[in-house]
Molecule: small-subunit ribosomal RNA
Organism: uncultured Peptococcaceae bacterium
């Protein structure tokens, strides 16, 4: 601090996903030790059992036992002391409202913050004033009785007190009154006078001054404690208020004690807190009511911050305590371990009736992924209660269990290389694990034992330690006891091998796996951290993806359809004034803990601890006036308004015109018409259609008409009148800031539809018919209702687009148009030139992701409104609001997918354009497609029917030649170091020849015996050769995989393209160059041009043909000359000529017109054997994962007594059938007979083979000559002369078939190829299609070569004979350039849309059917508090001898 992922690529948008940090976590694998934190987020579910609040006797009365001892004693026990004024009960004080737990409820003055209390209280504490005097009357405990199973009552009777009355005395207390004073914020507060009224409680110690009894006591005194009334103090508390504090507007109106007044009552106080009366208010878009959700804050976690999340421990405040509900006692509660009612729950119970609340500490059981010991202690802090001494005390302080978190610290160091075994890899030579291990040689942390042993304790001493014999020391021992987790495809550090094969698995995105997986599993190797380590889960960050700091809206989501205008926001230019914002200073507060820096303490750190900053704020207060804002005041340039002028399809209204369509009448006139790409339906002889006149009727306004003009937008078009809105320009008379936007809110609004009622020419949804079509509910044609048209009233939408909200103010220009105005000029109107306000074009800066905008911004700025935040779900769905209906508007979510979408680039594509070319079409030949054959393939058969090859670009292709062999294939039969290759050992035979078995391979048995070369002592030895045996290495494989591969080939295409340096030009992918104007077979030259250059390519270069020169002269050739024959270069000669083969030359748009741009080049002509590319061979850059693992050669899979390898016989020739590719045909341009001419170019020694000869022939016989310009094959055939045949299935055609023969060749049946004679099939020119071919081309005709024993209708060559036709580029096919649209890029053989069928999951509805929850009425109504009435009860005080009464009081 980024990264990944939409595309084929590229930028911008947008999401989505990873890398950090963090946790009260859980889960999986692993687990030495120590400090120090921390540990029920879930069920505020229910809880067995122990604790977790008591203490005072120095406040009262009463009052024990056990034990010890003393004395008695019938030894059975009595009785004192002592334990003791103690325990246990009781009466009384004080605590029990603190400490502890927990987060249900609470959206609240609940909680922060700062402030108010002049509206208030305060036990115990402390200061201080005064006081504490004199009486009474009960009552518990207890004792008797008595109900009850129990808890727990009742009745009587005795008692005390710091319990409870009465009286006295009292004030700076209190109540009431006041013509008084100060001060005041006018509410009060303070100070004086009068009157009234109101306490008390003792106890302990210790002394005898006084007192009083009487010789040490107490009613006396003193001390402490406690008491009683007041004044302050401090602590705590209660209450108001400002300001802050979650989410829904699909919650918009809420309120009846409600909002206020008066007077009352209540409280500690203020207040409708409560009551009565009055009045009708109060809140609410700045979000009230309502609903969802939550304790709140200091702080914790993130972050650069700004925020965002959070609210575990700790630390403050509120709230709760089995649910609700109530008061009581008290300073203090409506009280966690107090009371009463009511629930529901548990549990006792004699059934009548009663007991209980772990959200205390542990602990159980439930839920849950999941959170602990029913532990020591009151030694330490702290607490309560007592005068203490002590008591209590789960607050605490310890310890335990848990890797739950931070923090430390070890599982050893050091030398050690043959780099050891193992392992794994491997190119087999090595690498690596790795100094890692052993080995040596050392240390001793933690462990493990012994010793020894603290502070933590406390201001006189003493006495007290749960931790804990812990921490720490010290010694001993011995490398012993101690390493694991995840990952290794990119993001992200880190690779190989094997298994597996879209299985079986991974995965956070993106995506691996379909037989060479670095992405599954293992394994070795490696990276990363380490007592951890990894997943899961949640938050923050990345995320400028809600943007305050810091996003956007013309196409990527996004400008309301338009205006008017309410609230709110903002606002010109001056004077002065205020001080609300603003801005300094200065006090208070911002609790402590945390954080931060610094500095100390545990050996370090984690942790503790001090100092200091921070704690960004809130209040108070002095001050300052530039800016905003408030007050007053002036200005005019914003706004407006008045005068003078202009334009115009602005808006209503009424009226009125002319062409047209149709329809009606009525001539004229006859057979069509109309309508289509062709048709038909329609119309028409009852007279149309055309033609003329005449009338009716309803809508619309050619021509002008212009990116021309008005309007705010929808929008607006003949003319004339009326009525009325807005704009421009002059000018500078008046207002004097009157502005601008504008949430709600009004109002306007295309067309299509709706209501009611007119109207209704044409045109027309729906229907109706005819076409078209596989079908056509469509496009086309005939016809046709609604409708358009008026009036009124509703809808409220649109691509309501400039996909561009208003408004204001700024920032070069050019040129068009509309409408003004001024100036110059003129006589005077144009030209001209400024301006101003509307409309278009182009452009500089600039903006933009390009694309494009560019004074009409999408530029720089300012306001002030709408609106977006991934794609679908969906503008849906559910409420709300409109609407007569259609519908409108507002407007989620579950679920789902990693993308959707922008703008540009390059290709590709198109039934898109332009241009161009090709035997592509068209003119033409001739074939194919129909017969019968050959041959390939399919299919089918088969033991095999070997494999391959499949649109063009498989199919007479591999196959330039399957009887065997080839053969790779099936049957049998053989054989296992192999048919072949190298290496070791042995041995010296083997082979060959006889013989036996056998299909043969091979098996057996005979016979017969090695070669070579060096050495040599002549015995022999090495060595190699060849064979045979043996061993293990390995051989072998036409076994897969052409989607591992190399080569090599097909193919588009002999098409002209196809790149590159470098410059520019673009953010960039690319662009330019290679486009353009010409021209060419060509990217082939030419010109132009931000390009210059180059490269593979095309051209040439090479070969053959065509002509000519030379050279050369046999085998060839023969003009002259000789010789010579039946003929004949036979010979002799010669090389002139043909011709052979080397070299050379020629042909270059090189010459002239002529066109063209003065080029390039075209087009004519001349010369010349040849004139504008003559024919091959040459195949760029790439495209089909084309094609071949069976030519080869090779990775990795597989076979190894077989998928190898020999052999022998079959198949590869199979046959109902489709096809492709050819041959010979249907004849008279022809068949057949006989005569006769004329090539080229190749072959030839295991060879061609001539004469001759035999046969009808295929061929035999036999052999000249030839290793080849000499001989042979070898006759060329189509030609051409004659003759025949005469239109038929023929004298055409030759298939099948027989029967006789020939060759090769062991071999000819499966399964060759020829001859002869017989035999004579289909076929009369071939449907739809479909194919070559532009000239020595197509036809037509033969020859010859290679394979090859032998087999050719295939193929690969040669030549003879020789044509027809091209106007041309409209169309079909391919191709090349350029340009345009694309949602395609596996590229249109793409890419996609929708019903239907079946299942899943998620949302809405749904007759009903059920839980919760909230209001609101009614009916019962417990406990409780307050009043009331009536009637009981009653110890103190009053009156009274007494009874009684009163006065207060209690229950109810």
């Nucleotide at each position: 601090a980024g990264a990944g992922u939409u595309u084929g690529a590229u930028c911008a948008u947008g999401g989505u996903u990873c890398a950090g940090a963090a946790c009260u976590a859980a889960c999986g694998c692993u687990g030495g030790c120590g400090g120090c934190g921390u540990g029920c987020c879930u069920a505020a579910c229910a809880c067995a059992u122990g604790c977790a609040a008591g203490u005072c006797g120095u406040a009262c009365g009463a009052g024990a036992a056990a034990g010890u001892u003393c004395g008695c004693u019938u030894c059975g026990g009595c009785g004192g002391a002592u334990g003791a004024g103690u325990a246990a009960a009781g009466u009384g004080g004080c605590g029990c409202a603190c400490g502890g737990g927990u987060g249900a409820g609470u959206a609240a003055c609940g909680c922060g913050u700062g402030g108010a209390u002049a509206a208030u209280c305060u036990g115990c504490c402390c200061u201080u004033g005064a006081g504490c005097c004199g009486g009474g009357a009960a009552u518990a405990a207890c004792c008797c009785a008595u109900c009850g199973a129990a808890a727990g009552g009742u009745g009587g009777g005795c008692u005390a007190a710091u319990a409870c009355c009465c009286g006295a005395u009292a004030a700076u207390a209190c109540u009431g009154c006041u013509u008084c004073g100060a001060c005041u914020u006018c509410g009060g507060u303070u100070g004086g006078g009068c009157a009234g009224u109101c306490a008390a409680a003792g106890a302990u110690a210790g002394c005898c001054u006084c007192u009083g009894u009487u010789u040490a006591c107490a009613a006396g005194c003193u001390u402490u404690c406690a008491c009683u009334c007041g004044a302050g103090g401090a602590u705590g508390a209660g209450u108001c208020c400002g300001c802050g504090u979650a989410c829904c507007a699909u919650u918009a109106g809420c309120u009846a004690g409600u909002u206020g007044g008066c007077a009352g009552g209540g409280u500690a106080a203020c207040g409708g807190c409560c009551u009565a009366c009055c009045a009708a208010g109060g809140c609410u878009g700045c979000g009230a009511u309502g609903g969802u959700u939550a304790g709140c804050u200091g702080g914790u976690c993130u972050g650069a911050g700004a925020g965002g999340a959070u609210g575990a421990u700790c630390a403050g405040c509120c709230a709760c305590a089995c649910u609700g509900g109530a008061a009581c006692u008290g300073a203090g509660a409506c009280a966690c371990g107090g009371u009463c009612c009511a629930g529901a729950c548990u549990c006792c119970u004699a059934c009548g009736g009663g007991a209980g609340g772990c959200a205390g500490c542990a602990g159980u059981g439930g839920g849950g992924a999941a959170u602990c010991u029913u532990c020591c202690g009151c030694a330490a802090u702290g607490g309560g209660c007592g005068a203490a001494a002590g008591c209590c005390u789960g607050a605490c302080g310890g310890a335990g269990c848990a890797a739950c978190g931070c923090c430390g610290c070890g599982u050893g160091a050091a030398u050690g290389a043959u780099g050891a075994a193992g392992g794994c890899c491997u190119u087999c030579g090595g690498g690596u694990u790795g100094u890692a291990a052993a080995a040596u040689u050392c240390u001793g942390u933690c462990u493990u034992c012994a010793g020894g042993g603290a502070a933590g304790a406390a201001a006189a001493a003493a006495a007290u330690g749960a931790c804990g014999g812990u921490a720490c020391c010290u010694g001993a021992g011995g490398a012993g006891g101690a390493a694991g987790c995840c990952c290794c495809g990119g993001c992200u550090a880190a690779c190989u091998a094997c298994g597996u094969g879209c299985c079986a698995g991974c995965a956070g995105c993106c995506g691996c796996g379909g037989u060479a997986a670095a992405a599954c599993g293992u394994a070795g190797g490696g990276g990363g951290c380490g007592a951890g380590c990894g997943u899961u889960g949640u938050c923050c960050g990345g995320a400028a993806u809600u943007a305050c700091u810091g996003g956007g809206c013309g196409u990527a989501a996004a400008g309301g359809g338009c205006g008017c205008g309410u609230a709110g926001g903002c606002g010109g230019u001056u004077u002065u004034u205020u001080a609300a914002g603003u801005c300094a200073g200065a006090g208070g507060u911002g609790c402590a803990a945390a954080c931060u820096a610094u500095g100390g303490g545990c050996u370090c750190a984690a942790c503790c601890c001090a100092u200091a900053g921070c704690c960004u704020g809130c209040c108070u207060u002095u001050g300052a006036a530039a800016c905003u804002g408030g007050g007053a005041g002036a200005c005019u340039u914003g706004a407006g308004u008045g005068c003078a002028g202009g334009a115009g399809a602005g808006g209503g209204g009424a009226g009125u015109g002319g062409a047209a369509u149709u329809c009606c009448c009525a001539g004229u006139g006859u057979a069509g018409c109309g309508g289509u790409g062709a048709a038909a339906u329609g119309c028409g002889u009852a007279g149309a259609u055309a033609u003329u006149g005449g009338g009716a009727g309803g809508a619309a306004c050619a021509c002008c008409a212009g990116u021309g003009g008005c309007g705010a937008a929808g929008g607006c078009g003949g003319c004339u009148c009326u009525c009325u809105g807005g704009c421009c320009u002059g000018u500078a008379a008046c207002u004097g800031a009157c502005g601008c936007u504008g949430a709600g809110g009004c109002g306007c609004g295309a067309a299509a539809g709706c209501g009611u009622g007119g109207g209704g020419a044409g045109c027309g949804a729906a229907c109706g018919g005819g076409a078209u079509u596989a079908g056509a509910u469509a496009c086309c044609c005939c016809g046709g209702u609604a409708g358009u048209c008026c009036a009124c009233g509703c809808c409220g939408u649109a691509a309501a687009c400039g996909a561009u909200g208003g408004g204001u103010g700024c920032u070069a220009g050019g040129u068009g148009u509309a409408g003004g105005a001024g100036g110059u000029a003129u006589c005077g109107a144009c030209c001209c030139c400024u301006u101003c306000u509307g409309u278009g074009c182009c452009g500089u800066a600039g903006u933009u992701a390009a694309c494009a905008c560019a004074a009409u911004a999408a530029g720089c700025a300012c306001c002030c409104c709408g609106c977006c935040u991934g794609g679908g779900g969906a503008g849906u769905a559910c409420g709300g609001c409109c609407g007569c209906a259609a519908g409108g508007u507002u407007g989620a979510a579950a679920c789902u997918c990693a993308a959707a979408g922008g703008a540009a680039u390059u290709g590709a594509c198109g039934g898109g354009g332009g241009c161009c070319c090709g035997c592509a079409c068209a003119a033409g030949c001739g074939g194919u497609g129909g017969a019968g054959c050959a041959u390939g393939u399919g299919g089918u058969u088969u033991a095999a029917u070997u494999c391959g090859a499949c649109g063009c670009a498989a199919c007479g292709c591999g196959a330039a030649g399957a009887a065997c062999c080839u053969u790779a294939c099936c049957a049998g039969g053989g054989u296992u170091u192999g048919a072949c290759a190298u290496c070791c050992c042995c041995u010296g035979a083997c082979c060959g020849c006889c013989g036996a078995g056998g299909a043969a391979a091979c098996u057996u048995g005979g016979u017969u015996u090695u070669c070579u070369g060096c050495c040599u002592u002549c015995g022999g030895g090495c060595a190699g050769a060849c064979a045979g045996g043996g061993u293990g290495a390995c051989a072998g494989g036409u076994g897969g995989u052409g989607c591992a591969u190399g080569g090599u080939u097909g193919u588009c295409g002999u098409c002209a393209g196809c790149u590159c340096g470098u410059g520019u030009c673009g953010u960039g992918a690319g662009a330019u160059g290679u486009u353009g104007g010409g021209u060419u077979a060509a990217g082939u030259c030419c010109c132009g041009c931000a390009a210059c250059g180059a490269g593979c390519g095309c051209a040439a270069c090479c070969c053959c043909u065509a002509c000519g020169u030379u050279u050369a002269g046999u085998u060839g050739c023969u003009a002259a000359c000789g010789c010579g024959u039946g003929a004949a270069g036979g010979c002799g000669a010669g090389c002139a000529c043909u011709c052979u083969a080397g070299a050379c030359g020629a042909a270059c748009u090189g010459c002239c017109g002529u066109u063209g741009a003065c080029a390039a080049a075209a087009c004519g002509g001349a010369g010349g054997a040849a004139g504008g590319u003559g024919g091959g061979a040459u195949g760029a850059c790439g495209u089909c994962a084309a094609a071949u693992c069976a030519u080869c050669a090779u990775g990795c899979c597989c076979c190894u007594u077989a998928u190898g390898u020999c052999c022998u016989g079959g198949g590869c020739u199979a046959c109902a059938c489709a096809c492709g590719u050819g041959c010979u045909a249907c004849a008279a341009u022809g068949g057949c007979c006989g005569g006769u001419a004329c090539a080229a170019a190749g072959g030839g020694c295991a060879g061609c083979a001539a004469c001759g000869u035999c046969g009808c022939g295929a061929g035999g016989c036999a052999g000249a000559g030839c290793u080849a310009a000499u001989c042979c094959c070898a006759a060329a055939a189509a030609g051409c002369c004659g003759g025949u045949c005469u239109c038929a299935g023929u004298u055409c055609g030759g298939a099948u078939u027989g029967c006789a023969g020939g060759c090769u060749g062991a071999a000819a049946u499966u399964c060759g190829c020829c001859u002869g004679c017989a035999u004579g099939a289909a076929g009369u020119c071939g449907g739809a299609g479909u194919u070559g071919c532009u000239a020595g081309u197509a036809a037509c005709c033969g020859c010859a070569a290679g394979u090859c024993a032998g087999c050719a209708u295939a193929u690969u060559g040669c030549g003879g004979u020789g044509a027809a036709u091209a106007u041309g580029u409209u169309c079909c096919c391919g191709g090349g350039c350029c340009u345009u649209g694309u949602a395609c890029a596996c590229a249109c053989c793409g890419c996609c849309c929708g019903u239907c069928a079946c299942g899943u999951c998620a949302u809405g509805a749904a007759a009903g059917c059920u839980g919760g929850u909230a209001a609101c009425a009614c009916c019962u109504g417990a406990a409780g508090u307050c009043a009331c009435u009536g009637g009981g009860c009653u110890a103190a005080c009053c009156c009274g001898c007494a009874a009684g009464g009163g006065a207060g009081g209690c229950a109810g």